[in-house]
Context: one part of a larger RNA
RNA sequence: CCGACUGGGGGAUGGCUCGGCUCGAGAGCCGACGAAGGUCGUGACAAGCUGCGAAAAGUCGCGGGGAGAGGCAUGAAUCUCAUGGAUCCGCGAAUUGCCGAAUGGGACCUCCUGGCGCUAUGCGCCAUUCCACAAAUGGAAAGGGAACCCCCUGAACUGAAGCAUCUCAGUAGGGGGAGGAAAAGAAAUCAAACGAGAUUCCGUUAGUAGUGGCGAAUGAACACGGAAUCGGACAAACCGAAUCUCUCGGGGAAACCCGAGAGAGAUGUGGUGUAUGGACUGUCUCAGCCUAAAACAUCGAAAUGGAAAUCGCCUGGAACGGCGUGCCACAGAGGGUGAAAGCCCCGUACAUGCAGAUGUGAUGGCUUUGUGACAGAUUCCUGAGUAGCGUGCGUUGGAUAUCGCGCGUGAAUAUGGGGGGCAGAAACCUCCAAUCCUAAAUACUACUCGAGACCGAUAGUUAACAAGUAGAGUGAUCGAAAGCUGAAAAGUAUCCUUAGCGGGAUGUGAAAAGAACCUGAAACCAGUCGGGA
Numbered sequence: 001c002c003g004a005c006u007g008g009g010g011g012a013u014g015g016c017u018c019g020g021c022u023c024g025a026g027a028g029c030c031g032a033c034g035a036a037g038g039u040c041g042u043g044a045c046a047a048g049c050u051g052c053g054a055a056a057a058g059u060c061g062c063g064g065g066g067a068g069a070g071g072c073a074u075g076a077a078u079c080u081c082a083u084g085g086a087u088c089c090g091c092g093a094a095u096u097g098c099c100g101a102a103u104g105g106g107a108c109c110u111c112c113u114g115g116c117g118c119u120a121u122g123c124g125c126c127a128u129u130c131c132a133c134a135a136a137u138g139g140a141a142a143g144g145g146a147a148c149c150c151c152c153u154g155a156a157c158u159g160a161a162g163c164a165u166c167u168c169a170g171u172a173g174g175g176g177g178a179g180g181a182a183a184a185g186a187a188a189u190c191a192a193a194c195g196a197g198a199u200u201c202c203g204u205u206a207g208u209a210g211u212g213g214c215g216a217a218u219g220a221a222c223a224c225g226g227a228a229u230c231g232g233a234c235a236a237a238c239c240g241a242a243u244c245u246c247u248c249g250g251g252g253a254a255a256c257c258c259g260a261g262a263g264a265g266a267u268g269u270g271g272u273g274u275a276u277g278g279a280c281u282g283u284c285u286c287a288g289c290c291u292a293a294a295a296c297a298u299c300g301a302a303a304u305g306g307a308a309a310u311c312g313c314c315u316g317g318a319a320c321g322g323c324g325u326g327c328c329a330c331a332g333a334g335g336g337u338g339a340a341a342g343c344c345c346c347g348u349a350c351a352u353g354c355a356g357a358u359g360u361g362a363u364g365g366c367u368u369u370g371u372g373a374c375a376g377a378u379u380c381c382u383g384a385g386u387a388g389c390g391u392g393c394g395u396u397g398g399a400u401a402u403c404g405c406g407c408g409u410g411a412a413u414a415u416g417g418g419g420g421g422c423a424g425a426a427a428c429c430u431c432c433a434a435u436c437c438u439a440a441a442u443a444c445u446a447c448u449c450g451a452g453a454c455c456g457a458u459a460g461u462u463a464a465c466a467a468g469u470a471g472a473g474u475g476a477u478c479g480a481a482a483g484c485u486g487a488a489a490a491g492u493a494u495c496c497u498u499a500g501c502g503g504g505a506u507g508u509g510a511a512a513a514g515a516a517c518c519u520g521a522a523a524c525c526a527g528u529c530g531g532g533a
Stems, first nucleotide, its partner, number of pairs: 001531008014518001015484002019455002021452006027445002029144002037099003040053003045075001048072002059093006068081003104113003114126005128141005148179001149177005159166001163213001189196002200227004210218002231437003234383001238271002242269001243264009277381003280376005286370001288366003295360005303352003309325001310341001311324004326343002328332001334346003388409007416432005471478002491517001494505004
């Protein structure tokens, strides 16, 4: 030096999984009745996590359950509770320090300090803004929420192979607001000589028509096929107080009703009415709405019942394995048990189960003169600094023909007005702006449940473990590593040795698997044997 072997070292690989990831379904707001989030406490011994709040790993009621219990957490020595039903599980209630919208005033490393009232070791009230109000007083708001939604504001890198219009993009970011969804929404819409009939979403039209230093790029609609479907209320004309609110008292399950007082309201409460026009005149006709008590149906907590082998022999530490013989099945999903179990255990199919929720439901109420149809008449009404026009910006596929805004100008009144992708004229078609509301189909997943030809500890979440922890940074912020004894601790009594760690003998166990604990690869290190120089 080479090879083999025996060990060390190291933690790959295999197997496992109380964790993730994705999808589906459900469910969807919390908060001055003090939230979300934190801080400080709380245990016999108590550092962390969890629970809880000076009533502090808990208190009370009801229900379930049935033998042990005193969380994770297996401790020594005591103790306490419990068949007079504990621990535990479900539902409901009580308590719930301090900070925090934080709200008596102030502070800002979670603290300091007042006033008033009262039945006074204590309890309650005292912020700001808005509304009602003479006042007393009463009501509302604020803040938070993973993503989704609406509005306002709004970049740059980049691409154009440079760059400025353009693009990235109305994106990221910032601000405001709402809800379980939000937004939109019942044609002054489209269409084209035929017609459709609110909105939203999906497919398609279509990378088409267009826009574009006509460069890079960008980019609809109609029609069609589907999902889901739903339509209503005002202003005005006419009538003219016929109306409504608050407080107090009473009745009622509620809807609603009665009485008293104070207010709102003629600058119009209420009725009528809304393009299928209406008001107005006449004739004919006849019935709507609210609540949800009893009752019924469906859903429904913890939980309850729930079939059939612990049969024989063999191997083994152990039978759930092999061989043989049976049984159940609306249950042969799954998990556990000393190896692989329909019949051992938990379960599973199926059935039962409180409070409550949802739907139906009048015998309870309201409306008390209106509802609907037809005809007539042509008197009245139908949203103004609006429509339109000029001009300047932004925006859009919108090109002369999108939508919005600033400035200026500025109509008509149904015999009227808007639109029909240049302007203008005539006809034709179509609709009726300048007021408001509206379910479903749609989006999302913090939360609950289920599933998986997803991952299996350098993977899968950053996090299977004390994880947003340890740690780093003045700070904004950054941010790990780390899973596995065994069926059962039976976790090595006793002896020898050692200062101790440890080692040896013996013992436990199927096996040391011995806690540096399943398996235990390679690099690397040492020794032994053999070979070579």